This is a predicted structure of a 72-nucleotide RNA (transfer RNA) from a bacterium. It matches the Rfam family "tRNA". From the family's description: Transfer RNA (tRNA) molecules are approximately 80 nucleotides in length. The coordinates come from a structure-prediction model, not an experiment, and the mean pLDDT is 82.
RNA sequence: UCCCUGGUAGCUCAACGGUAGAGCAGGAUGCUGUUAACAUCAAGGUUAGAGGUUCGAAUCCUCUCCGGGGAG
Repeated sequence: UCCCUGGUAGCUCAACGGUAGAGCAGGAUGCUGUUAACAUCAAGGUUAGAGGUUCGAAUCCUCUCCGGGGAG
C1' cells in the first nucleotide's frame, strides 16, 4: 500500500430496506424466618463517525476512524 472481516444496551450476540430485540448483568416487586434460586415488571440504544441512494437505511453505496486476519 492492497484485500477480507467485524464495530448494535454495561457484557455476549440477534434483527428480508418497513416500530431496533434476546440472554446475562444491574434495578423494583412477589415468593420466605433470611439469603440464594425461581417468577413478574420496568429501565437501559446518536446501531463507530460523516455524506449519498430511497417514500423509508442497523441493513445498500462512498469516504474516514478503530479491532482482527491475509497479500506484498